Large-subunit ribosomal RNA, domain III from Limosilactobacillus reuteri, 386 nucleotides, folded computationally.

Context: one part of a larger RNA
RNA sequence: GAGUAGCGAAAGACAGGUGAGAAUCCUGUCCACCGAAUGACUAAGGUUUCCUGGGGAAGGCUCGUCCUCCCAGGGUAAGUCGGGACCUAAGCCGAGGCCGAGAGGCGUAGGCGAUGGAUAACAGGUUGAGAUUCCUGUACCAGUUAACUGCGUUUGACGAUGGAGGGACGCAGGAGGCUAAGCAAACCGUACGACUGGAAGAGUACGGCCAAGCAGUAAGUCAGGAUGUGAGUCAAAUGUUUACAUCCGCGUUGACAAGCUGUGAUGGGGAGCGAAAUUAAAGUAGCGAAGUUGCCGAUGUCACACUGCCGAGAAAAGCUUCUAAGGAGUAGUUAACUGCCCGUACCGCAAACCGACACAGGUAGUCGAGGAGAGAAUCCUAAGGU
Numbered sequence: 001g002a003g004u005a006g007c008g009a010a011a012g013a014c015a016g017g018u019g020a021g022a023a024u025c026c027u028g029u030c031c032a033c034c035g036a037a038u039g040a041c042u043a044a045g046g047u048u049u050c051c052u053g054g055g056g057a058a059g060g061c062u063c064g065u066c067c068u069c070c071c072a073g074g075g076u077a078a079g080u081c082g083g084g085a086c087c088u089a090a091g092c093c094g095a096g097g098c099c100g101a102g103a104g105g106c107g108u109a110g111g112c113g114a115u116g117g118a119u120a121a122c123a124g125g126u127u128g129a130g131a132u133u134c135c136u137g138u139a140c141c142a143g144u145u146a147a148c149u150g151c152g153u154u155u156g157a158c159g160a161u162g163g164a165g166g167g168a169c170g171c172a173g174g175a176g177g178c179u180a181a182g183c184a185a186a187c188c189g190u191a192c193g194a195c196u197g198g199a200a201g202a203g204u205a206c207g208g209c210c211a212a213g214c215a216g217u218a219a220g221u222c223a224g225g226a227u228g229u230g231a232g233u234c235a236a237a238u239g240u241u242u243a244c245a246u247c248c249g250c251g252u253u254g255a256c257a258a259g260c261u262g263u264g265a266u267g268g269g270g271a272g273c274g275a276a277a278u279u280a281a282a283g284u285a286g287c288g289a290a291g292u293u294g295c296c297g298a299u300g301u302c303a304c305a306c307u308g309c310c311g312a313g314a315a316a317a318g319c320u321u322c323u324a325a326g327g328a329g330u331a332g333u334u335a336a337c338u339g340c341c342c343g344u345a346c347c348g349c350a351a352a353c354c355g356a357c358a359c360a361g362g363u364a365g366u367c368g369a370g371g372a373g374a375g376a377a378u379c380c381u382a383a384g385g386u
Base pairs, nucleotide, nucleotide: 012030013029014028015027016026017025032386033385034384039367040366041365045347046346049345050074051073052072053071054070055069059067060066079140080139081343082342083341084340086117087116091112092111093110097106098105099104121138122137123136124135125134141339142338143337144336145335146334147333148332149331150330151329158326162322163321164320165319170309171308172307173306176302177301178300182295183294184293185292187208188207189206190205191204192203209268210267213263214262215261216260217259220256221255222254223253224248225247226246227245228244229243230242231241232240233239272287273286310313353362354361369381370380371379372378
């Protein structure tokens, strides 16, 4: 320079409390804002920022009794969620090998590698801070042991790193089934009320639910099947593919399949009612009603199922089946038991990530209610958050 520029898009007011000190902290009332978000979940990233108690030098563009700041203590619980003990893609590594002055490059077998495939748990409750992880209730998967039962031991059950099937796939469009969500109710339930012109009513307010699993049923969609012979499948096959012949058939067949019904549930949750008590820590402990009907209806699901189109739309394992070597066990039911490692707090359109900042910027995915509306636009609101 200069007590100058600026104090970073935004609504606060009042009362009470705490305190040495309050526009700024806490509580309450009224008002206001977002509401396809300024709500909720989650990936990446961050890495303790989470919760409790204490503090106020510095950080906080003011203040500060407050904080994502400082100090101390505490907090993340899994057979089923995500990853590994399973599989492979691009890509990478690469025994031998080939090439190369060297360093090294390429690459077979083989391996690694999710953003994909496969894969057994749901509902409720609970903490100051964790929950599909703890607790309650009800399940499921794999295995071990025991008992019983079936099949089998040369009349060979079972059995693979081998054969085969399957997994197994694009995009657009339209139609149908179903559900979630929502709306309404003169029906059901609880609470309230006649202080004031009227009203005890078709009054007002609020609420009218529930999973996995198990059993049954099923809209619909798709499909030919059996036997014999020949051939392929590096060996074999009763498997599978294909050609021919014969028979049956156009759905009383098979496969897939959302949903629905019953059970789960004599349970949970539920509007509301509501203690004892304490210096204070309560709407806590506890009790607990109704649970129907109609309408609308998805972008969810059946399901890439159908139709159309051209750009012609992964692989491998799990799984099913077949035999080979081998071969004496193997399968079912019931009961008890076992179930490893890592992650799990918190932020996550943001003051905690990327931007030197508590920065008007950027940041993948999921859910996303009501009135008006074609609509996830826009305006006003719910839950929830400021």
The prediction has a mean pLDDT of 82. RNAcentral holds the full RNA, with entries from ENA and SILVA. It matches the Rfam family "Bacterial large subunit ribosomal RNA". Its family is annotated with structural constituent of ribosome and ribosome in the Gene Ontology.